[in-house]
Context: one part of a larger RNA
RNA sequence: GUCCGCGAGUCACGGUAUGUGGCAAGGCUAAUCUUGCAGAGAAGAGCCGUAGCGAAAGCGAGUGCUAACUGCGCGUCCAGUCGCGUGCCGUGGACCCGAAGCCCGGUGAGCUACUCUUGGACAGGGUGAAGCCUCGGUAACACGAGGUGGAGGCCCGAACCCGUAUCCGUUGAAAAGGGUUGGGAUGAUCUGAGAGUUGGAGUGAAAGGCUUAUCAAACUGGGUAAUAGCUGGUUCUCCUCGAAAUGUCUUUAGGGACAGCCUGCACGAAUGCAACUUGUGGGGGUAGAGCACUGUUUGGUCUAGGGCCUCGACCGAGGUACCGAAGCCUGACAAACUCCGAAUACCACAAGCGUCACGUGUGGAGUGAGACUGUGGGGGCUAAGCUUCAUAGUCGAAAGGGAAACAGCCCAGCCCGCCAGCUAAGGCCCCUAAAUCCGGUUAAGUCACUAAGGAUGUUAGGUCUCUAGAACAGCUAGGAUGUUGGCUUAGAGGCAGCCACCAUUUAAACAGUGCGUAAUAGCUGACUAGUCGAGAGAUCUUGCGCCGAAAAUGAUCGGGAGUCAAACCGGAUGCCGAAGCUGCGGAUCCUCUUCGGAGGAUGGUAGAGGAGCGUUCCAUGCGGGUCGAAGCGGGAAUGGAAAUGACCGUGGACUGCAUGGAAGUGAUUAUGCGGAC
Numbered sequence: 001g002u003c004c005g006c007g008a009g010u011c012a013c014g015g016u017a018u019g020u021g022g023c024a025a026g027g028c029u030a031a032u033c034u035u036g037c038a039g040a041g042a043a044g045a046g047c048c049g050u051a052g053c054g055a056a057a058g059c060g061a062g063u064g065c066u067a068a069c070u071g072c073g074c075g076u077c078c079a080g081u082c083g084c085g086u087g088c089c090g091u092g093g094a095c096c097c098g099a100a101g102c103c104c105g106g107u108g109a110g111c112u113a114c115u116c117u118u119g120g121a122c123a124g125g126g127u128g129a130a131g132c133c134u135c136g137g138u139a140a141c142a143c144g145a146g147g148u149g150g151a152g153g154c155c156c157g158a159a160c161c162c163g164u165a166u167c168c169g170u171u172g173a174a175a176a177g178g179g180u181u182g183g184g185a186u187g188a189u190c191u192g193a194g195a196g197u198u199g200g201a202g203u204g205a206a207a208g209g210c211u212u213a214u215c216a217a218a219c220u221g222g223g224u225a226a227u228a229g230c231u232g233g234u235u236c237u238c239c240u241c242g243a244a245a246u247g248u249c250u251u252u253a254g255g256g257a258c259a260g261c262c263u264g265c266a267c268g269a270a271u272g273c274a275a276c277u278u279g280u281g282g283g284g285g286u287a288g289a290g291c292a293c294u295g296u297u298u299g300g301u302c303u304a305g306g307g308c309c310u311c312g313a314c315c316g317a318g319g320u321a322c323c324g325a326a327g328c329c330u331g332a333c334a335a336a337c338u339c340c341g342a343a344u345a346c347c348a349c350a351a352g353c354g355u356c357a358c359g360u361g362u363g364g365a366g367u368g369a370g371a372c373u374g375u376g377g378g379g380g381c382u383a384a385g386c387u388u389c390a391u392a393g394u395c396g397a398a399a400g401g402g403a404a405a406c407a408g409c410c411c412a413g414c415c416c417g418c419c420a421g422c423u424a425a426g427g428c429c430c431c432u433a434a435a436u437c438c439g440g441u442u443a444a445g446u447c448a449c450u451a452a453g454g455a456u457g458u459u460a461g462g463u464c465u466c467u468a469g470a471a472c473a474g475c476u477a478g479g480a481u482g483u484u485g486g487c488u489u490a491g492a493g494g495c496a497g498c499c500a501c502c503a504u505u506u507a508a509a510c511a512g513u514g515c516g517u518a519a520u521a522g523c524u525g526a527c528u529a530g531u532c533g534a535g536a537g538a539u540c541u542u543g544c545g546c547c548g549a550a551a552a553u554g555a556u557c558g559g560g561a562g563u564c565a566a567a568c569c570g571g572a573u574g575c576c577g578a579a580g581c582u583g584c585g586g587a588u589c590c591u592c593u594u595c596g597g598a599g600g601a602u603g604g605u606a607g608a609g610g611a612g613c614g615u616u617c618c619a620u621g622c623g624g625g626u627c628g629a630a631g632c633g634g635g636a637a638u639g640g641a642a643a644u645g646a647c648c649g650u651g652g653a654c655u656g657c658a659u660g661g662a663a664g665u666g667a668u669u670a671u672g673c674g675g676a677c
Stems, first nucleotide, its partner, number of pairs: 001677006011092013026048003032042003052059002062074004095233002098230001102223006113197009122187001124156003127152001131148006160184003165180004199215001201211003236612006246259005260367002262364007276352007288340001289338002294334004299329003305323002307320005370395010400411003415586004420582003426576003429560003435573007447562001453547002457544002460541007474531005480504003485499003510525001514523002587602006613666001615663010631650004637644002
């Protein structure tokens, strides 16, 4: 892991609601006793009800408050009680399994920590302290040298003790080892035996270390089924309805209480309730807008005031290209501005619609982590598959079709069956069901990711200018003279810079548009003529394209492929397409019914309600069985499901059906428990 077996809302006593039964203004007994031992009899203590109000005395259909009530509160009307069944609650382990822990009593120092008593161990080598001796030395010491001597938490290094580094080992040979390397090795050394100290206690050269592979409080038994607002699990079937992820409060935030939303039952209401539509009547200060208020704010004008300057003995006067309140004109902004002001929404009434649904009471819940999308806002960066409200939808609890795939998007709400039909969204070249026609656009494979910005891409439309009195472009020719204008400058000759920018000849030609020279020169342009012969130029709006365009494994619109399209825009007519709708047959529920039938409904998690199947045992009745029971293997057939089951085989002794009763009553899941493999 698989298979088989076991495995979780129980019981007692109270309470409450409901179903059912007995009796009923009453109902019922308890202990106990009796006894023919029966779910019998007696027993009426006591309990509930029949009257309440008051704290109470007490009064009483009333009573309390009060001096008092025509007042106010609670009553006066409404049948109870005792069994049995069922739902739920309480007290108990209370659906089952699960802590870490807490307390009490014991057991442990054969491991390890420290201590006590008594023993044991330390190859070999090296170094050479004090002291002593001799000699030297001193006045005598001191001191020096040589020898002797053998000190030391001394040195090197085995046993022994340790465990530094690294490799191996990691379901190991081993629940801590092996190899190499390393530290100590006469000492605060190592070690045997005996003994002592322990659980909030010991012991600790101190690491929260160690106290028998266990230590921030050992192990073991008990309290004990501790508690667990937490996690997991909780076993047959079908039918009806069907949520919530919100509000308030919470030592509350992943838990609760009350309300909201679901469900069962009872009662009520009935042209009346909810929703919707229409009409009528309301209040409002949002969107928008506006600047009349509160603030912010552009430019101008005007002026009080200020600055600066001048005059002045003082008073003061004058000037000003400076600043500038208020006012006026002008143009703007606002969630906490409003002279204004919608659409919606909301409230009331009326009508319509209406098997939709309403109100009250009561039994039972679950929910109180929500998610995304559109819209209106706040927070954030007008970020987030972000966050927080509001509003609507979907998912949640919703299958089916579309979006390649894709809870929350689009279409659409699955009772069952059919090799029938029509449609929705979305599609109709092939993969792949279904298509043709008409008008236009795009050339980018745009289509099939994007911006600012950029561009003689191309479509459609407008305005202006030039043009057969010859435009635009091209080509040919001219483009001159005073003059090298003046100044400046080394020079300045159209062309470094400053000033001026005239005149003449002309068809036209600048005191010069650019290149160029040291300065000239040279090239070119403006301007003019000729040639040519029909449109040319500028600008605005607009459709579709182009560039801008870089990401990590190989690309791509789902792929192939597609160009007057199989792309885009507009139009026309068809078709395909779903569990939608229709048709035919069937089932269940509800409503109505002329009882023939008709109409409507039947997705569903948490959850509420209803009806059944099966298992074990009991009672009563009826059966089956060695001519083969149960069980096991197979299984026609039947039923809406759980299931039932003729018959065949195996097996070898019990067992079924009906009605009722009682439960150790149903397992793919609890890292479930036991067994087998």

The part of an RNA shown here (large-subunit ribosomal RNA, domain II) has 677 nucleotides and comes from a Kiritimatiellia bacterium.
Its Rfam family is "Bacterial large subunit ribosomal RNA". Its family is annotated with ribosome and structural constituent of ribosome in the Gene Ontology.
NCBI's taxonomy places the organism under Bacteria, Pseudomonadati, Kiritimatiellota, Kiritimatiellia.
The RNAcentral record of the full RNA draws on ENA.